[in-house]
Context: one part of a larger RNA
RNA sequence: CGUAGGAUAUCUGAGAGGAGCUGUCCUUAGUACGAGAGGACCGGGAUGGACGGGCCGCUGGUGCACCGGUUAGACUGCCAAGUCUAUAGCCGGGUAGCCAAGCCCGGAAGGGAUAAACGCUGAAGGCAUCUAAGCGUGAAGCCCCCCUCAAGAUGAGAUAUCCCAUCCGAAAGGAGUAAACCCCCUUGAAGACGACGAGGUCGAUAGGGCAGAGGUGGAAGUGUGGUAACACAUGGAGCUGACUGCUACUAAUAGGGUGAGGG
Numbered sequence: 001c002g003u004a005g006g007a008u009a010u011c012u013g014a015g016a017g018g019a020g021c022u023g024u025c026c027u028u029a030g031u032a033c034g035a036g037a038g039g040a041c042c043g044g045g046a047u048g049g050a051c052g053g054g055c056c057g058c059u060g061g062u063g064c065a066c067c068g069g070u071u072a073g074a075c076u077g078c079c080a081a082g083u084c085u086a087u088a089g090c091c092g093g094g095u096a097g098c099c100a101a102g103c104c105c106g107g108a109a110g111g112g113a114u115a116a117a118c119g120c121u122g123a124a125g126g127c128a129u130c131u132a133a134g135c136g137u138g139a140a141g142c143c144c145c146c147c148u149c150a151a152g153a154u155g156a157g158a159u160a161u162c163c164c165a166u167c168c169g170a171a172a173g174g175a176g177u178a179a180a181c182c183c184c185c186u187u188g189a190a191g192a193c194g195a196c197g198a199g200g201u202c203g204a205u206a207g208g209g210c211a212g213a214g215g216u217g218g219a220a221g222u223g224u225g226g227u228a229a230c231a232c233a234u235g236g237a238g239c240u241g242a243c244u245g246c247u248a249c250u251a252a253u254a255g256g257g258u259g260a261g262g263g
Stems, first nucleotide, its partner, number of pairs: 001152001005163007015149004021049007033038001051106005059100004066093005071086006110144003117137004164262001166175003180258004184200005205251003208247005214240003221234005
């Protein structure tokens, strides 16, 4: 821009893409078959590999604004307690998120038409013949079925709901609006930016606060014991990023714009 008014939701599915793999074991059954050795079809069940999709409850990895230990130096006048620099100084752990080595799921089943092949009926050609007319069975393959996208499918589809039929103009056209939307702002397990989602005081959108979960692992101060290093008590202490719930304290205030009149 189009989809013959302007919108908001929800669909249909022409068409396109994806997927499509396979082992072993048990059973049927040591049965059919076979002199024996051996050893099934058909059917039922279990469990793997690779591949694909999803997830983070479990096992773990990472986790540079979490906690602790510790070396050297500098600084806060000193002690104590801290901060900074040294690869995050080094080391031990670790929430959320992301992830696999962890967990779950998938290939199936089914329908249709067929290939090779196997048939029925059956002439030409009194027989025979699956074929010439006609009718079947029959593949991991084909078309459906399953998953995803999808009406620019210009062949531009459907359903529901909302807004209405204004004003100026001879007309072409123009104007302010309606429903609706955008800018702007707070933002997100959404994201390169656009986009998408949640919100904007009639408010829990983010931050903060409070409470908790989880992590770390026993704070500072004081007391007691010890010459001291240190230990113990107060006390599962103190601190704590992303997690959960609550709470308008802070910031989403205010404002600007687009947008029908129906060939």
A computed fold for a 263-nucleotide part of an RNA from a metagenome, annotated as large-subunit ribosomal RNA, domain VI.
The RNAcentral record of the full RNA draws on SILVA.
The coordinates come from a structure-prediction model, not an experiment, and the mean pLDDT is 91.
It matches the Rfam family "Bacterial large subunit ribosomal RNA". Rfam links the family to the GO terms ribosome and structural constituent of ribosome.